Notes: A computed fold for a 124-nucleotide RNA from Parvibaculum sp., annotated as Guanidine-I riboswitch aptamer. NCBI's taxonomy places the organism under Bacteria, Pseudomonadota, Hyphomicrobiales, Parvibaculaceae, Parvibaculum. Its Rfam family is "Guanidine-I riboswitch aptamer". Rfam links the family to the GO term regulation of gene expression.

RNA sequence: AAAGGCAGUGGCUAGGGUUCCGGCCGCAAAUCGGUUUCACGACCGAUGCGGUGUCUGGUCCGAGAGCUACACCCUGACCGGUCAACAGCGGUCAGGUACACGGCGGGACAAAAGCCCGGGAGAC
Numbered sequence: 001a002a003a004g005g006c007a008g009u010g011g012c013u014a015g016g017g018u019u020c021c022g023g024c025c026g027c028a029a030a031u032c033g034g035u036u037u038c039a040c041g042a043c044c045g046a047u048g049c050g051g052u053g054u055c056u057g058g059u060c061c062g063a064g065a066g067c068u069a070c071a072c073c074c075u076g077a078c079c080g081g082u083c084a085a086c087a088g089c090g091g092u093c094a095g096g097u098a099c100a101c102g103g104c105g106g107g108a109c110a111a112a113a114g115c116c117c118g119g120g121a122g123a124c
Base pairs, nucleotide, nucleotide: 008070009069010068011067012066015061016060020058021057022055023052024051025050026049027048030047031046032045033044034043035042036041073096074095075094076093077092078091079090080089099119101122105117106116107115
């Protein structure tokens, strides 16, 4: 200088939208219940239909460069095994596991995103 490999899983969060639930707004033929009326009728609520995520919410999606736990891997000490010792193997304990700027565009689910393409292109 060039090329390549690994970087797992769960829980959660930042973030994200709107299938479903709930909230809010509107409509109202019909049905049911209630209030009122002498009555006609009117009103309220439920069911129903439409809209709204510029609704804090429940469900949902969710980080390589967020948190956390566990696993893998590495190092050391001790124990087991061995006649003894070393290596290897198994176990226990302790420690380590760094760094990380980043599009456009495309993709999925109902939809979007810090999701996936992607530790990609590019930059340093």